[in-house]
């Protein structure tokens, strides 16, 4: 230098032939307990890496860039 894959909640990850985002763990509150733990219930928490384009509509498609992993030279 070129190619491939990835970037989504605090962490680990799903997801979508484009109609607008979920799980587990964690956090907080409640139930239970003498008090904790465990268990149960509920809640909060996201500019879906950035930017431009296509589209009525983009996390999803296209271009460029950044970062990470791998391969070739």
């Nucleotide at each position: 230098g070129c190619c491939u894959u990835g970037a989504u909640a605090g962490c680990u990850c799903a997801g979508u032939u484009g109609g607008a985002a979920g799980a587990g763990c964690g956090u907080c509150a409640g139930a239970c307990u003498g008090a904790a733990g465990a268990u149960c219930u509920g809640a909060a928490g996201g500019u879906c890496c950035a930017u431009a384009g296509u589209u009525c509509g983009a996390u999803u498609c296209u271009g460029u860039g950044u970062c990470a992993a791998g391969g070739c030279a």
Record summary: Transfer RNA from Nitzschia inconspicua, 73 nucleotides, folded computationally. The organism belongs to Nitzschia, within Eukaryota. Its Rfam family is "tRNA". From the family's description: Transfer RNA (tRNA) molecules are approximately 80 nucleotides in length.